[in-house]
RNA sequence: GCUCCCUUAGCUUAGUGGUUAAAGCGUCGUACUUAUGAUGCGAAGGUCGGCGGUUCAAAUCCGCCAGGGAGCA
Numbered sequence: 001g002c003u004c005c006c007u008u009a010g011c012u013u014a015g016u017g018g019u020u021a022a023a024g025c026g027u028c029g030u031a032c033u034u035a036u037g038a039u040g041c042g043a044a045g046g047u048c049g050g051c052g053g054u055u056c057a058a059a060u061c062c063g064c065c066a067g068g069g070a071g072c073a
Base pairs, nucleotide, nucleotide: 001072002071003070004069005068006067007066010025011024012023013022018056027043028042029041030040031039049065050064051063052062053061
């Protein structure tokens, strides 16, 4: 230098054009317990990496950029 893949909550991931973006773990509160843990219930937490484009409508499709990874030279 060229080709390909990934980027969604603190972490690991789902969601492949259409109602409000979902779950597990974690965090916080609460019940239980002498207490902790475990368990039950509840809550907070996301401008879906950035900027543009297509579309009535974009996390999703397209382009560029950034970060990470693999291969080739």

This is a predicted structure of a 73-nucleotide RNA (transfer RNA) from Omphalotus olearius VT 653.13.
Rfam family: tRNA. It is annotated as a transfer RNA.
The sequence is in RNAcentral, with records from GtRNAdb.
The source organism's lineage runs through Eukaryota, Opisthokonta, Agaricomycotina, Agaricomycetes and Omphalotus olearius.
Its mean pLDDT, the model's own confidence on a scale to 100, is 81.